A computed fold for a 315-nucleotide RNA from Thermococcus sp. JdFR-02, annotated as Archaeal signal recognition particle RNA. Its mean pLDDT, the model's own confidence on a scale to 100, is 82. It matches the Rfam family "Archaeal signal recognition particle RNA". The family is grouped with related families in Rfam's "SRP clan". A reference for the family is Rosenblad et al. (2003), "SRPDB: Signal Recognition Particle Database", Nucleic Acids Res. Rfam classes the family as a non-coding RNA gene.
[in-house]
RNA sequence: CGGCGGACUAGGCUGGGGGGUUCGGCGUCCCCUGGAACCCGAAACCGUCGAUAUGCGGGGGCCGAAGCCCGAGGGGCGGUUCCUAAAGCCGUCCAGUCGAACCCGGGAGGAGUGAUGACUCCUCGUCCCACGGGGCUGGCGGUGGGCAAGGCGGAGCUGAAGGGUUCCGCUGAAGCCCUUUGCCCGCCAAACCCCGCAAGGCCCGGAAGGGAGCAGCGGUAGGCGGGACGCGCGGCGCUCGUGGGGUAGCGGGGAGGAACAAGUCCCGAGCAAGACUGGGCGGUGGAGGGUUCCCACCCUCGGGCGCGUCCGCCG
Numbered sequence: 001c002g003g004c005g006g007a008c009u010a011g012g013c014u015g016g017g018g019g020g021u022u023c024g025g026c027g028u029c030c031c032c033u034g035g036a037a038c039c040c041g042a043a044a045c046c047g048u049c050g051a052u053a054u055g056c057g058g059g060g061g062c063c064g065a066a067g068c069c070c071g072a073g074g075g076g077c078g079g080u081u082c083c084u085a086a087a088g089c090c091g092u093c094c095a096g097u098c099g100a101a102c103c104c105g106g107g108a109g110g111a112g113u114g115a116u117g118a119c120u121c122c123u124c125g126u127c128c129c130a131c132g133g134g135g136c137u138g139g140c141g142g143u144g145g146g147c148a149a150g151g152c153g154g155a156g157c158u159g160a161a162g163g164g165u166u167c168c169g170c171u172g173a174a175g176c177c178c179u180u181u182g183c184c185c186g187c188c189a190a191a192c193c194c195c196g197c198a199a200g201g202c203c204c205g206g207a208a209g210g211g212a213g214c215a216g217c218g219g220u221a222g223g224c225g226g227g228a229c230g231c232g233c234g235g236c237g238c239u240c241g242u243g244g245g246g247u248a249g250c251g252g253g254g255a256g257g258a259a260c261a262a263g264u265c266c267c268g269a270g271c272a273a274g275a276c277u278g279g280g281c282g283g284u285g286g287a288g289g290g291u292u293c294c295c296a297c298c299c300u301c302g303g304g305c306g307c308g309u310c311c312g313c314c315g
Stems, first nucleotide, its partner, number of pairs: 001315008011063004015033005023050005038059004067305009078294002082290003088284011102270001104268005112260002119256008127245008135236004139231003144178004150171009183227006194219004202211003
C1' cells in the first nucleotide's frame, strides 16, 4: 500500500412537485405524481426562518465512510401566463313544421224527450232604474198664555218676647182656565243651596201661643221605561201603481201541430296555450389548439463537497 472480516464517528436516507398564501423560503390548505416512502404535537389575526431561508418541537428505524449538493439536455404526468375559441345552457327576435283547448259551418250517430204537446213564433212575469201611494221599521220632539195660593227680598206702623198689620219689587213648577203634537201611564227622585206638612229635639214665653226646622211623608223640576200624538228626518229583502230599460235561464198565457236531441265521432275554416327544427343577436360557458414559465417520474452529460478512526488475519 492492497484485500477480507469486525467495531466506531462525522454524516446520509426515511418522497418529490404545481397552485394558493407571503416582501420572500418552507409548513399547515387544495391538486398532481411516485411506491421501499416512520410516528406524535401545535400552527391563517397562524407556525418557523431570511437568498447560508426548502419548516418548528419531540421520539423511532435503516445505511454508514457511505454519499450529498448544484447546473444543463431529451422523453414526459400535471399545473400556469396570454391568445384563440367549439359543444352545451339561458334570454330574445325571425322563419318553418306540428299543435291541446275554444269558437263557427257542414255531416254521421241516437242516450233520451215527445199528441199528458216535440219544435218554432207572439205576449206577459221573474231582473234593473226613476217617481208616487200604502205597509213595516228606525230617529227626533215635549208649546204658549191668563188669574193666582205660596215663596224670596225690601219698606212703613205697632207690641219691652215670640209676633201682628199694611205696601212695593221679583218669582211663581202646585191649583183653575184657554191654547198646542208638545199629552197619558208606571217606577225613581233634589242630603242641603226646590215647595208644602212637619214627630222628636231647639228658640221666645208663667201660660196660652208663636217661630226656625232635620228625618219622614206629600209634591215639583228632572231621570228611566212604555204608550199616544207630531215631524221640510231616514231605511226596507213587503205591496199597489206609472214611466223607461233588459231577457242567454225559469215560469204563466196564446197560435200552429210532429218532431227534437246529450255525450261521442268525421270534414272544412278561424283563433291559439305550447312543442320541435333552423338561423340572427346578447349572456353564460369553457372542450380543443397555439404560446410563456415551472415540473412529479424515467434517461443522459458536466461541475462542487466528502471518502475519516481503531482492531484481527493474509499478501